[in-house]
């Protein structure tokens, strides 16, 4: 140096419609962090692409390379997750 586990910090977004389902209301109505759908939007599990340069067994391959990119997954209250940071344990 890499693995596993503890504990600590740990971001961005935005809502709107249609439908439906729930509450209230004689009805009308008004509402809901409710579900699916469409649209909008964020980049920090996964996952996609990717230049000079440099290396190598050389029409290529590897590195460069990730917090950049895309936005398929994923996320737009709290929760939970979370790329990454610190501090500890623990086996070869």
């Nucleotide at each position: 140096g890499g693995g596993a586990c503890u504990u600590u910090g740990g971001a961005g977004a935005a809502g709107c419609u249609g439908c439906g389902g729930c509450c209230u209301u004689u009805u009308u109505u008004g509402g809901c962090g409710c579900g699916c759908a469409g649209u909008g939007c964020c980049g920090a599990a996964g996952g996609u692409g990717a230049a000079a340069g440099c290396g190598c067994a050389a029409a290529g391959c590897g590195u460069g390379a990730a917090u950049c990119u895309c936005u398929c997954a994923g996320g737009c209250a709290a929760a939970a997750g979370g790329a990454c940071a610190a501090a500890g344990u623990u086996g070869a």
The RNA shown here (Glycine riboswitch aptamer) has 92 nucleotides. It was read from a public genome assembly, where an Rfam model found it. Model confidence (mean pLDDT): 78 of 100. Its Rfam family is "Glycine riboswitch aptamer". Rfam describes the family as follows. This family represents the bacterial glycine riboswitch.